[in-house]
The RNA shown here (c-di-GMP-I-GGC riboswitch aptamer) has 74 nucleotides and comes from a bacterium. The prediction has a mean pLDDT of 85.
RNA sequence: CUUGAAAAAGGUAAAUCUACUGUGAAGUAGGGACACAAAGCCACGGGUCUUGUAAGAUAGCCGGGCUGCCAGGG
Numbered sequence: 001c002u003u004g005a006a007a008a009a010g011g012u013a014a015a016u017c018u019a020c021u022g023u024g025a026a027g028u029a030g031g032g033a034c035a036c037a038a039a040g041c042c043a044c045g046g047g048u049c050u051u052g053u054a055a056g057a058u059a060g061c062c063g064g065g066c067u068g069c070c071a072g073g074g
Base pairs, nucleotide, nucleotide: 001073002072003071004070011036012035016031017030018029019028020027021026034060040066041065042064044063045062046061047058048057049056050055
């Protein structure tokens, strides 16, 4: 640098339920576990959603940027 999740150590947590916050999309915490090899972080481009004329949400929608465990290969 690249390939991969077979092994080992682990990690995250969909739908949904409860509480709180927000006009809302949604977010936070606890439960829960669909799935994930970057489902770690970033709203830069596109998409979708909310609010309405200007902003916001979504990174587990796609692309991109940065970083990272293990194993194989160069």